The part of an RNA shown here (small-subunit ribosomal RNA, central domain) has 351 nucleotides and comes from Candidatus Lloydbacteria bacterium RIFCSPLOWO2_02_FULL_54_12. The sequence was found in a public genome assembly. Rfam family: Bacterial small subunit ribosomal RNA. Rfam links the family to the GO terms ribosome and structural constituent of ribosome. Model confidence (mean pLDDT): 86 of 100.

Context: one part of a larger RNA
C1' cells in the first nucleotide's frame, strides 16, 4: 500500500470559476501496446501449495515423482468491454424566441419617523439616572412644549414557515447600467459533458494605510455606586471604531456543523415563481404539470439521536479530508502581509 471512514465521536476545503489528470450518452465500420485465449520458453536446486509413492512400529521428519496457479518474454488467435480514426444520431450539455418573479450587484437623486446640536418663544424649578443612589445637567433659566435650521447614521408597517445570491451576504422611494435563473415552445448546434490537484477570483465582523465625515451607540480610558476587594456586571461622560472613498488584511460556532454532478426509490399537508386543461361573459376556485422553499412520515439507514425523493436509502464519476489524548494548530523552515497576523506544519516528552 490494500482498509475503514467524515450531520453530533478525528473528518467536507468558507465559495465560486478553471488547467493538467481522471470519468464519460446512442449507433456503425476499421484498428488494437489495455483485455481475454493459447502454445513455446524461462522463473537453479532447497524451501513453501496441492497430490501420488517409498522409509524409520505411525506422525513430524526423510527419499523419490507429478501437478496447477502466478511473473516475465516471444508466437499465433478474439474483438464483447476500453483505447484509437471516421462516420452518423438527439435523449446530455449549450443556444434561440416568448413569458415570469425576485431585499441579486454597482452608480446616482429623492423621502418621511426619530435621534442630536443651534437660534428664537412659552414656562419654573427641578431634570436625569438606580435594586436604592450617586457622579452628572440646571435660576448665565435646564426637563416639558411649540417654531425655524443644520447634520449624521439607520430605514417602522408591509413583512411571511417569503425572495434572490456561489459563498460571504441582500431590506425606505426613483431612475440609469448590469449578472444569474424558473416555466413555455420546441427551432439550431452536434457530447461541446462531469468532476477538479495547483492557479485565479470573491470572501462577515475585528483590524491596519491614505484622506474626509462623526447624529447615536461605543472597546479603551475617567468619574459615580456595588463590594472584603471589584481593574466586571448598573449608572455618568467618552476616544478609537461603526459611516464614505481608495488600497490591503483573508479569518468565523464562513453551519444543514451535512463537497460537488448525475440516476433510481411509497407518500400527506404548507408555501413562493410558472405553464396546460375543465368550467365561466370574464376572474376566481378545481384538476394535472415543472422548478423552488418548509412540515410530518413508508421502505431503507444510523451507536442513537435522528435523516427519509431538498436522504444521513440504493447506486455512479471526480475532489478535499481523519487515523487515540496532551505537547500543538505550536516550534522551526517557507510563502504571504504596512502590521497585526494568516497560510502550510512537526517532534522529543508525556497519559
Nucleotide at each position: 500500500c490494500u482498509g475503514g471512514g467524515c450531520g453530533u465521536a478525528a473528518a467536507g476545503u468558507g465559495u465560486g470559476c478553471g488547467u493538467a489528470g481522471g470519468u464519460g450518452g446512442u449507433c456503425g465500420u476499421g484498428u488494437u501496446a489495455g483485455u481475454c485465449u493459447u502454445c513455446u520458453g524461462u522463473g537453479a536446486a532447497a524451501u513453501a501449495u496441492u497430490u501420488c509413492c517409498g522409509g524409520c512400529u505411525c506422525a513430524a521428519c526423510c527419499g523419490g515423482g507429478a501437478a496447477g496457479a502466478c511473473g516475465c518474454a516471444g508466437g499465433g488467435g478474439a474483438a464483447a468491454c476500453g483505447g484509437c480514426a471516421c462516420g452518423a444520431c438527439u435523449c446530455g450539455a449549450g443556444c434561440a424566441u416568448g413569458u415570469a418573479a425576485g431585499a441579486g450587484g454597482u452608480c446616482u437623486c429623492u423621502g418621511g419617523a426619530a435621534c442630536u446640536c443651534a437660534u428664537g418663544g412659552u414656562g419654573u424649578a427641578g431634570g436625569g439616572g438606580u435594586g436604592a443612589a450617586a457622579u452628572c445637567c440646571g435660576u448665565u433659566g435646564a426637563u416639558a412644549u411649540c417654531a425655524u435650521g443644520g447634520g449624521g447614521a439607520a430605514c417602522a408597517c408591509c413583512a411571511a414557515a417569503u425572495g434572490c445570491g456561489a459563498a460571504g451576504g441582500c431590506a425606505a422611494g426613483a431612475g440609469a447600467c448590469u449578472g444569474g435563473u424558473g416555466c413555455a415552445u420546441u427551432g439550431c448546434u452536434g457530447a461541446c459533458a462531469c468532476u477538479g490537484a495547483g492557479g485565479c477570483a470573491c470572501g462577515a465582523a475585528a483590524g491596519c494605510g491614505u484622506g474626509g465625515g462623526u447624529a447615536g451607540c461605543g472597546a479603551a480610558u475617567g468619574g459615580g455606586a456595588u463590594u472584603a476587594g471589584a481593574u466586571a456586571c448598573c449608572c455618568c461622560a467618552g476616544u478609537a471604531g461603526u459611516c464614505c472613498a481608495c488600497g490591503c488584511c483573508c479569518u468565523a460556532a464562513a453551519c444543514g456543523a451535512u463537497g460537488u454532478u448525475c440516476u433510481c426509490u411509497c407518500g400527506c399537508c404548507u408555501u413562493g415563481c410558472g405553464g396546460a386543461g375543465u368550467a365561466u361573459c370574464g376572474a376566481c376556485c378545481c384538476u394535472c404539470u415543472g422548478c423552488g422553499a418548509g412540515g410530518c412520515u413508508a421502505a431503507g439507514c444510523u451507536a442513537a439521536c435522528g435523516c427519509g425523493u431538498u436522504a444521513a436509502g440504493a447506486g455512479a464519476a471526480c475532489c478535499g479530508c481523519c487515523u487515540g489524548g496532551g505537547u500543538a494548530g505550536u516550534a522551526c523552515a517557507a510563502u504571504c502581509g504596512c502590521a497585526a497576523g494568516a497560510u502550510u506544519a512537526a517532534a522529543a516528552c508525556u497519559c